[in-house]
RNA sequence: UACGUAUUUCAGGGUCGGUGCAAUUCCGAACCGGCAGUUAAAGUCUGCGACCCGUUCACAUCCAGUAAACGGUGGAUUUGGUGAAAUUCCAGAACCGACGGUUAAAGUCCGGAUGAGAGGAGUACGUA
Numbered sequence: 001u002a003c004g005u006a007u008u009u010c011a012g013g014g015u016c017g018g019u020g021c022a023a024u025u026c027c028g029a030a031c032c033g034g035c036a037g038u039u040a041a042a043g044u045c046u047g048c049g050a051c052c053c054g055u056u057c058a059c060a061u062c063c064a065g066u067a068a069a070c071g072g073u074g075g076a077u078u079u080g081g082u083g084a085a086a087u088u089c090c091a092g093a094a095c096c097g098a099c100g101g102u103u104a105a106a107g108u109c110c111g112g113a114u115g116a117g118a119g120g121a122g123u124a125c126g127u128a
Base pairs, nucleotide, nucleotide: 001128002127003126004125005124006123007122008121009120010119015029016028017027018026030108031107032097033096034048035047036046037045043095044094052072053071054070055069056068058066059065077093078092079091080090081089099111100110101109
């Protein structure tokens, strides 16, 4: 240094104004961007996680459900420049954003969530 096992820890950001009985939900303006990868730094490329749905089996069983394994669904970009190399950088112009809730429609409020998690870092032991 690499790999394996165990273990600890970390692991999502963002608002003001106007109208109105009522909106951080509408209108106007603004703001935000998980993880790994990549000839070079990515919300828009590739893959993954989250969210949502289902199947199987076990438990439970009035119903609802819970855990595990497996599967599925799932948004959005272009123009110019530099360069050996960039849908990643620079300049311009665009676009996208789970579910439930709400005096009124939510990427930004509240909730599941003091959760889960891609993965990051550390420690111990072992192997090379």